[in-house]
RNA sequence: UCGCACUAGUCGGGGAGUUAGCGGUGCCCUGUACCCGCAAUCCGCUAUAGCGGGGAUGAAUUCCCACACCCGGACUUGUAGGAGUGCCGUCCGGACCGUGUAAGCGGUGUUGAAGGAACGGUCCCGCGCAACGGGAUCCCGUGAACCAUGUCAGGUGGGGAACCAAGCAGCAUUAAGCGGAUCUUCCCGUGUGCCGUGGGAUUGCCGUUCCAGAGCUGGCUGCAUGGAUACCGGGCAUUCCUCCUGUUCAAAUGUGGGUGUGCGA
Numbered sequence: 001u002c003g004c005a006c007u008a009g010u011c012g013g014g015g016a017g018u019u020a021g022c023g024g025u026g027c028c029c030u031g032u033a034c035c036c037g038c039a040a041u042c043c044g045c046u047a048u049a050g051c052g053g054g055g056a057u058g059a060a061u062u063c064c065c066a067c068a069c070c071c072g073g074a075c076u077u078g079u080a081g082g083a084g085u086g087c088c089g090u091c092c093g094g095a096c097c098g099u100g101u102a103a104g105c106g107g108u109g110u111u112g113a114a115g116g117a118a119c120g121g122u123c124c125c126g127c128g129c130a131a132c133g134g135g136a137u138c139c140c141g142u143g144a145a146c147c148a149u150g151u152c153a154g155g156u157g158g159g160g161a162a163c164c165a166a167g168c169a170g171c172a173u174u175a176a177g178c179g180g181a182u183c184u185u186c187c188c189g190u191g192u193g194c195c196g197u198g199g200g201a202u203u204g205c206c207g208u209u210c211c212a213g214a215g216c217u218g219g220c221u222g223c224a225u226g227g228a229u230a231c232c233g234g235g236c237a238u239u240c241c242u243c244c245u246g247u248u249c250a251a252a253u254g255u256g257g258g259u260g261u262g263c264g265a
Base pairs, nucleotide, nucleotide: 001265002264003263004262005261006260009057010056011055012030013029014028015027020046021045022044023043024042034054035053036052037051038050063258064257065256066255067254068253072249073248074247075246078243080242081241082240083239084238085237086236087235088234091233093232094231096227097226098225099224100223101222103221104220105219106217107216108215115211116210117209118208119207120206121205122204123200124199125198126197127196128195129193130192131190132189133188134187135186136185139180140179141178142177148173149172150171151170156165157164158163
C1' cells in the first nucleotide's frame, strides 16, 4: 500500500419549558436521518446520565474535534416606533362653564349716548263708579173641577106669589207655579276697567319734560382669572408587536485536522 473479516462509532440535531441535574414523550425551529414497548396528575437514568429488545451500516465524502457562516430561539440595552389597558384635573395643554376687561368685529347713538333732576305708569291698600257673570224684581203670556175672588145659565132649596138663599159648569181676574225677552230697580262676585279719588312704596322696568354733550353695549373673537371634566392631547405604570445594542444557545452547510483490531500478500 492492497485484500478479507471484525469492533468502537453511527442510524438525526437544536431551542424553550419541566427537572437537583441529564435524556425522552409533548410544543417549536431545521431537515429527511431503522423498527417494537414505556412515558406529563409523567417515563427512565446519575455526571460514563433515557431504559429494555431487535435490525442495518461500519475506519471513512459517512465517525470525532476545531473554526467559519448562519435558519431559528432565549435573555438584555434604548426618554426608539406603534397598538391596547389602568391611574393622574396638584397638567389647566385643547373641547366646557362662570366672572372681569374692552384690543378687534358687530349693534346702537348729534333724528342726542352715559349721567342727574322732576313727573307719571307698572307695585300695595281703602272708597266710589262702570262692565261682565249669577240671582231676584218689573213687563208680557200661560195658569185653580172641589179646599181663590167676581158674575153665576141650568138644576136645587125656601115661599101662595113677588122674590130670596146656597151654589156646579162656563166666562173673567188673580195666587202658587211655568215660559219669554229688550228695558227698570235691588243683591252678590271678580288677575273685567284704571274710570275717579285718597294714602303708601320708590330696588327694578317703561314713558314724558328739563339739564347735559359722546359715548353706551358685552352678542362673537381676543386677554386675565376661577372652576369642573378622564372626551382629545400629555405624564406615569404595565402588556404585546417591530427596530436597535450586547450576551448566549444553535440546525443545516463549508474548510481543516484527528482516529482502531486481527489475518494474509
Molecule: Bacterial large signal recognition particle RNA
Organism: Oscillospiraceae bacterium